This is a predicted structure of a 353-nucleotide RNA (Bacterial RNase P class A) from a Candidatus Saccharimonadota bacterium.
RNA sequence: GCAGUUUGUUGAGUAGUCGCCUGUUUGUAUAAAACAGGAGGAAAGUCCGGGCAGCAUAGGACGCGACAGUUGCUAACGGCAACCGGGGGUGACCCUAGGGAAAGUGCCACAGAAACGAUACCGCCUACACGACCGUUGAGGUUAUUUAGGUAAGGGUGAAAGGAGUGAGGUAAGAGCUCACAGUCGACCAUGGUGACAUGGGAGAGAGGUAAACCCUGUUGGCUGCAAGGAGAUUAGUGCAUAUGAGUUGUUCGCUCGUACUAGUCGUUCAAUCCGCUCGAGCUAUGCGGCAACGUAUAGCCUAGAUAGAUGACUAUUCUUGACAGAACCCGGCUUAUAGACUAACUGCCAAC
Numbered sequence: 001g002c003a004g005u006u007u008g009u010u011g012a013g014u015a016g017u018c019g020c021c022u023g024u025u026u027g028u029a030u031a032a033a034a035c036a037g038g039a040g041g042a043a044a045g046u047c048c049g050g051g052c053a054g055c056a057u058a059g060g061a062c063g064c065g066a067c068a069g070u071u072g073c074u075a076a077c078g079g080c081a082a083c084c085g086g087g088g089g090u091g092a093c094c095c096u097a098g099g100g101a102a103a104g105u106g107c108c109a110c111a112g113a114a115a116c117g118a119u120a121c122c123g124c125c126u127a128c129a130c131g132a133c134c135g136u137u138g139a140g141g142u143u144a145u146u147u148a149g150g151u152a153a154g155g156g157u158g159a160a161a162g163g164a165g166u167g168a169g170g171u172a173a174g175a176g177c178u179c180a181c182a183g184u185c186g187a188c189c190a191u192g193g194u195g196a197c198a199u200g201g202g203a204g205a206g207a208g209g210u211a212a213a214c215c216c217u218g219u220u221g222g223c224u225g226c227a228a229g230g231a232g233a234u235u236a237g238u239g240c241a242u243a244u245g246a247g248u249u250g251u252u253c254g255c256u257c258g259u260a261c262u263a264g265u266c267g268u269u270c271a272a273u274c275c276g277c278u279c280g281a282g283c284u285a286u287g288c289g290g291c292a293a294c295g296u297a298u299a300g301c302c303u304a305g306a307u308a309g310a311u312g313a314c315u316a317u318u319c320u321u322g323a324c325a326g327a328a329c330c331c332g333g334c335u336u337a338u339a340g341a342c343u344a345a346c347u348g349c350c351a352a353c
Base pairs, nucleotide, nucleotide: 001349002348003347004346005345006344008342009341010340012318013317014316015315016314017313018312020038021037022036023035024034025033026032040324044335045334047333048332049331050330051329052225053224054223055222059253060252061251062250064221065220066219067218068217069083070082071081072080073079084098085096086095087094088093099216100215104214105213106210107209108208121155122154123151124150125149126148127147129145131143132142133141134140165181166180167179168178169177184205185204188201189200190199191198192197229275230274231273232266233265234264235263236262237261238260239259240258245257246256247255248254282301283300284299285298286297287296288295289294319322
């Protein structure tokens, strides 16, 4: 210099004018004024997890669903970190639903003889029958076809063919049928590691694939969702209903039990409203522990809270002319969208010193 890998940050700036929402102060006040604050990295999709709220302080059984290497992190997770195994790349690095097919069931299109209790189209071999040819003193030999049988090496089909290659033995022909070597799986043993696992040894074994088919094993999930939910408690009386009911629920067991009016006592003065609503597993900086995710200590900070729904418009100016996009109970993740700019670490090749 060229090509590339992996992070992280940012997401036009400045000044002025007029508006909107919230808070504080002044104010009798909901009027008005002053001051302060006012969208995002994804506020999005609503896909997971949790808080919170109602129903038993959420309980049992069945059903249904989710997840699946190990160790850790976390409030929790299906998330994250590091590592292990497998795959890709020269490399930095990237990808990986990664338990069980020796519990059982199902499925394996087309082609093919056969798709999993094996089987046999071509081929190879044997026997019989009946021909042909060669040859002969005689015996015999070769071969077409039919039938019966053996074989699974070779051919052919297929994504996959019974699932161990090469060589030798063996045989009528063959075959892990037997043996040697190599390869695969592998109980178990040793060493290292918290562990997945790795390395070495190794009795023994030949087992098709598919679990992103049912299923089995292990772990785990109660349902609803801020339009949740709250704005009274308690006593007495009356009316109605009354367990074969109502509520919770996928089913069932279990659990809970009323409702309207009147009066009394306590509390309260608001209902086209208020609360829930934003101080929270919070943010920033530094130190410490840890490879990291993360944890912890100290200091500082308060940073939208609307309810038809504020966060806007205009003017001037500068530049690189500006992407995706707008909170609605809150938080941790995941996924998706995103013009441009900046930053750090690393890799390969070329050249020069």
The prediction has a mean pLDDT of 76. A source record names the gene rnpB. Rfam family: Bacterial RNase P class A. Its family is annotated with ribonuclease P activity, tRNA processing and dimeric ribonuclease P complex in the Gene Ontology. By type it is a ribozyme.